[in-house]
Molecule: transfer RNA
Organism: Candidatus Curtissbacteria bacterium
RNA sequence: GUGCCCGUAGUUCAAUAGGACAGAACAGUCGCGUCCUAAGCGAUCGGUUGGGAGUUCGAGUCUCCCCGGGCACA
Repeated sequence: GUGCCCGUAGUUCAAUAGGACAGAACAGUCGCGUCCUAAGCGAUCGGUUGGGAGUUCGAGUCUCCCCGGGCACA
């Protein structure tokens, strides 16, 4: 340099052919619990879906450019 794959919450991951408010678990916070802690239970907090533009009534999903990571070839 060329091709392919990946990037979603602090972390690990979902999201059926583009459709209903973007969810789960863990972590955090508050409470219940306990003599205290832990387990367990309840509530709550969280996201510019890597960045930008485009298509569309509608984009995490499709298209283009850029950024970062990985693999292959050179």